Model confidence (mean pLDDT): 82 of 100.
The RNA shown here (c-di-GMP-I riboswitch aptamer) has 103 nucleotides and comes from a Bacillota bacterium.
Its Rfam family is "c-di-GMP-I riboswitch aptamer". About the family: GEMM was predicted in a large-scale screen for bacterial structured RNA regulatory elements.
It was read from a public genome assembly, where an Rfam model found it.
RNA sequence: AUAAAUACUUGGCAAACUCGUCGAAAGACGGGGACGCAAAGCCACGGGUCUACGGACGUAUCGCGCGACACGCGCGUCCGCCUAUGAUCGCCGGGUUGCCGCG
Numbered sequence: 001a002u003a004a005a006u007a008c009u010u011g012g013c014a015a016a017c018u019c020g021u022c023g024a025a026a027g028a029c030g031g032g033g034a035c036g037c038a039a040a041g042c043c044a045c046g047g048g049u050c051u052a053c054g055g056a057c058g059u060a061u062c063g064c065g066c067g068a069c070a071c072g073c074g075c076g077u078c079c080g081c082c083u084a085u086g087a088u089c090g091c092c093g094g095g096u097u098g099c100c101g102c103g
Stems, first nucleotide, its partner, number of pairs: 012037002017032006035090001041096003045093003048088003054083002057080002062076006
């Protein structure tokens, strides 16, 4: 002088829960509160996960309307299921910025 590793120091963030607000929801923001975190700072770029206002599809029943009145068709309701443009960076990866640096 360099590299690795680990202390120390200044501090930092803030899970669950709770109060308030926003939101269809997931969830977010603010106050209280600490489970924990060396990036639990930031970014939705990739993956995963969550939600389904809206949209698509489907079964049966019910209601309304139409018809050529066998029953069919359309709309609506309930239920099921699919779908982010929504959410999650304290799920993982990636990008980017930052604090300490003893022996």